[in-house]
Bacterial small signal recognition particle RNA from Planctomycetes bacterium GWF2_50_10, 98 nucleotides, folded computationally. Lineage of the source: Bacteria > Pseudomonadati > Planctomycetota. Its Rfam family is "Bacterial small signal recognition particle RNA". On this family, see Regalia et al., Nucleic Acids Res 2002: "Prediction of signal recognition particle RNA genes". Rfam links the family to the GO terms signal recognition particle, plasma membrane targeting and SRP-dependent cotranslational protein targeting to membrane, signal sequence recognition. From the family's description: The signal recognition particle (SRP) is a universally conserved ribonucleoprotein involved in the co-translational targeting of proteins to membranes.
């Protein structure tokens, strides 16, 4: 010094894991500005009954919250895996010189 295998670093993609958004689902959620059923009381009626309705009950909006259950999607000094591999660096193994 030169083949030639491996292998680290590097691209890529694929799974997994983190970690973060959305949405779904769960739970909360409204003095009054929402909805539905309105005890009492109001009001109309001779009355039967009708009306509007406060409180409380029910559901729910906006919005919060818990969880990652499930979807989907961003990221990665993480893991395995497949494929590339130019130069570089390590191992090895053959050839040529000394």
């Nucleotide at each position: 010094g030169g083949c030639c295998g491996g292998g680290u670093c590097c691209c890529a993609g694929g799974c997994a894991a983190g970690c973060u958004g959305a949405g779904c689902a769960c739970g909360c959620g409204a003095a009054c500005c929402u909805g539905g059923u309105c005890a009492g009381g109001c009001g109309g009626g001779g009355a039967a009954c009708c009306g509007a309705g406060c409180a409380g009950c029910c559901a729910u909006a906006a919005g919060c919250g818990a969880u990652c259950g499930c979807u989907c999607g961003a990221c990665u000094g993480u893991g395995u895996u497949u494929g590339g591999c130019a130069a570089a660096c390590c191992c090895g193994g053959c050839c040529a010189c000394c």
The RNAcentral record of the sequence draws on ENA.